[in-house]
Molecule: Bacterial small signal recognition particle RNA
Organism: Candidatus Aegiribacteria sp.
């Protein structure tokens, strides 16, 4: 120097986490208009619609983290074998 094996590292790819958005009529939580019920009254109780927050799930992207992968790299280390000095 050529070929080759293994390990490490790096890049790449799938997936997942993180982030954003959507998202439970009822059977998630909160707040509960109207109305209903209890009460002589004060007030109280349950709670539909609506609204808000989200779960499962779906969609979206960049950077980071993690698992896995190989016809990625000549980058590092350790060998095998051939040749040269």
């Nucleotide at each position: 120097g050529a070929c080759u094996u293994g390990a490490g590292c790096a890049a790449c790819g799938c997936c997942a986490g993180c982030c954003c958005g959507c998202g439970a009529a009822c059977u998630c939580c909160g707040u509960c208009a109207g109305g209903a019920c209890c009460g002589g009254a004060a007030g109280g109780u349950a709670g539909c619609a609506g609204c808000g927050g989200u779960a499962a799930g779906c969609g979206g992207a960049g950077a980071c983290u993690g698992u896995c992968g190989g016809g990625u790299g000549a980058c590092u280390c350790a060998g095998g074998c051939c040749a040269a000095c």